RNA sequence: AUACUAGGUGGGUACAGUCAAAGAAAUUUGACGUCACAAAGCAAUAGGGGCUAAGGAGUAAUCUAUGCUAGCCUGCUGCCGUU
Numbered sequence: 001a002u003a004c005u006a007g008g009u010g011g012g013u014a015c016a017g018u019c020a021a022a023g024a025a026a027u028u029u030g031a032c033g034u035c036a037c038a039a040a041g042c043a044a045u046a047g048g049g050g051c052u053a054a055g056g057a058g059u060a061a062u063c064u065a066u067g068c069u070a071g072c073c074u075g076c077u078g079c080c081g082u083u
Base pairs, nucleotide, nucleotide: 003082004081012037013036017032018031019030020029021028022027035071041076042075047073048072049069050068051067055064056063057062
């Protein structure tokens, strides 16, 4: 430096759920909690997928993101160990 993940240092994150708060909602934040994760680190106007529909459009069914999701994929970066 590149590649790999059988094992894996020291560690990390925190599903579901409960309580409180914010929000129209999706969902988010904090505390507790701990399913799982070798990128469950970063990024939402780099791309794709998904969720919600306040506002707007429509006679109505419904449509629509500027809202949300990174623990959906892709992208970028990193630690240890082995070769």